Glycine riboswitch aptamer, 92 nucleotides, folded computationally.
[in-house]
RNA sequence: CAGCACUCUGGAGAAGCCCGCACAUGCUGCGGGUGCCGAAGGUGCAAGCACGUUUGUGUGAAACUCUCAGGCAAAAGGACAGAGACGGCGGC
Numbered sequence: 001c002a003g004c005a006c007u008c009u010g011g012a013g014a015a016g017c018c019c020g021c022a023c024a025u026g027c028u029g030c031g032g033g034u035g036c037c038g039a040a041g042g043u044g045c046a047a048g049c050a051c052g053u054u055u056g057u058g059u060g061a062a063a064c065u066c067u068c069a070g071g072c073a074a075a076a077g078g079a080c081a082g083a084g085a086c087g088g089c090g091g092c
Base pairs, nucleotide, nucleotide: 001091003089004088006084007083008082009081010080015034017033018032019031020030021029022028023026035072036071037070041068042066044064048059049058050057051056
C1' cells in the first nucleotide's frame, strides 16, 4: 500500500398456499403435495490457452444457467455497494 476477516449503513425476488398427524391451539412442530423465486453456498460453460488432430480432450468467468441446497408477511439471512476501525491474517 491494496486485499481478507471485523464493525456500522443500504440491500431485490417469490404462497403468511393445500392435506394429514400432534398438542403447547400457533404467523406452532413433524410428514406429504402443488405453485413460485435467485442475491448465501454449490452445478454447467464462451472466448482464450494447452494437448491432440477427421469429429475432440483438458483448463476456463459472471449478476448468465440449473434450482441440489436455500428461500417465498415481518424478523433473520442476503450477493453486492458505501463508510469505519484495526493491524488479527496472509500478500507486495